[in-house]
RNA sequence: AGAGACUGCCGGGUAAUCGCCUUUUCGCUUGCGAAGGGGAGGAAAGUCCGAACACCAACCGGUACCGUGCUUCCUAACGGGAAGGGUUCGCCUUUGGCGGAUACAGAAAGUGCCACAGAAAAUAUACCGCCCCGGCUUGCCGGGGUAAGGGUGAAAAGGCGGGGUAAGAGCCCACCGCCCUGUUGGUGACAUCAGGGGCAGGGAAAACCUCACGGGGUGCAAGGCCAAGCAGAUAGUAUGUACUACCGGUUACGAUGCUAUCGGGUAGGCUGCUCGAGGUGCCGGGCGACCGGCAUCCCAGAUAAAUGAUUACCAAUCCGCUCUGCGGAUUACAGAAUUCGGCUUACAGGCAGUCUCUUUUU
Numbered sequence: 001a002g003a004g005a006c007u008g009c010c011g012g013g014u015a016a017u018c019g020c021c022u023u024u025u026c027g028c029u030u031g032c033g034a035a036g037g038g039g040a041g042g043a044a045a046g047u048c049c050g051a052a053c054a055c056c057a058a059c060c061g062g063u064a065c066c067g068u069g070c071u072u073c074c075u076a077a078c079g080g081g082a083a084g085g086g087u088u089c090g091c092c093u094u095u096g097g098c099g100g101a102u103a104c105a106g107a108a109a110g111u112g113c114c115a116c117a118g119a120a121a122a123u124a125u126a127c128c129g130c131c132c133c134g135g136c137u138u139g140c141c142g143g144g145g146u147a148a149g150g151g152u153g154a155a156a157a158g159g160c161g162g163g164g165u166a167a168g169a170g171c172c173c174a175c176c177g178c179c180c181u182g183u184u185g186g187u188g189a190c191a192u193c194a195g196g197g198g199c200a201g202g203g204a205a206a207a208c209c210u211c212a213c214g215g216g217g218u219g220c221a222a223g224g225c226c227a228a229g230c231a232g233a234u235a236g237u238a239u240g241u242a243c244u245a246c247c248g249g250u251u252a253c254g255a256u257g258c259u260a261u262c263g264g265g266u267a268g269g270c271u272g273c274u275c276g277a278g279g280u281g282c283c284g285g286g287c288g289a290c291c292g293g294c295a296u297c298c299c300a301g302a303u304a305a306a307u308g309a310u311u312a313c314c315a316a317u318c319c320g321c322u323c324u325g326c327g328g329a330u331u332a333c334a335g336a337a338u339u340c341g342g343c344u345u346a347c348a349g350g351c352a353g354u355c356u357c358u359u360u361u362u
Base pairs, nucleotide, nucleotide: 001358002357003356004355005354006353007352008351009350010349012314013313014312015311016310017309018308020039021038022037023036024035025034026033027032028031041333045344046343048342049341050340051339052338053219054218055217056216065215066214067213068212069211070084071083072082073081074080085104086102087101088100089099090098091097092096105210106209110208111207113203114202127150128149129146130145131144132143133142134141135140136139158176159175161173162172163171177199178197179196180195181194182193184191185190223271224270225269226268232262233261234260235259236258237257238256239255240253241252242251278297279296280295281294282293283292284291285290315331316330317329318328319327320326321325
């Protein structure tokens, strides 16, 4: 210097003009004007997980159902994160080191399953083979022993070596593995060492299941307040009807109009709404996730939904040309909708750090 992996950060910049949403102050003509402040993201996304908040009247317990599943810690909480342990893979300078992956509780409670092949797939068993006995037609048959060797399979009843035996076999022994008991270290997962046991208990829990822990539901279109119009209820009033031949009065009735009041409540409006497990800086604690203290800051709240457009210069990329300069085009993914902590996914380009490899120079 280049390439790769991982991690963190940025993700077009500056200025002017014209707009849009919101807010503070002032002014008045009360819905306008002036001045000032603020105005998308690292993912605002997917809505996957966990919370806050709100309602379902409140609280407690159990069953079913669902979820999680090595340990310790962090956190408001989590299926998230940190640091470790075990297992496994790769590399190396191999008593070990470095890096990656990991749904990693229980198969000695019970039930079920293990295709095909194979003698046999879990009460073990015997196709070939090996060994013993008997028979005869002398390489076959019958009976018995064996599980070392072959064969099947994803997996074959501990492995390997020696002894032993008719041939064999934990039948016996050493080492390794496994089980039980203890020692030491560690908060713990676990590791280490010692003694005992001939070995019982194949796999699979991403089959049911067992154990431990956790989980009520619905989501800001939650919820609260105000409240046109229409319909309704009550009261008053006018007209009408009945009692009468007529008129008036009284009483009763229900209908219509008007007025007033009332309850629920639609449209609509206000609220919830943005100060919060908040940001930044410094100091301190911790391997770390993270925690504590002090100082300082206020940082979008729209509702069919604002956050934009134009111009100039600069940056980057691409294209063209009369090519050391001009001209043109473009600006990654995307875009708030109650809020927060995570996870996942998308992302042109740039910067920084660590590690590995290659090349060059000193």
Predicted 3D model of a 362-nucleotide RNA (Bacterial RNase P class A) from a Balneolia bacterium. It matches the Rfam family "Bacterial RNase P class A". Gene Ontology terms of the family: tRNA processing, ribonuclease P activity and dimeric ribonuclease P complex. The sequence was found by an Rfam model in a public genome assembly.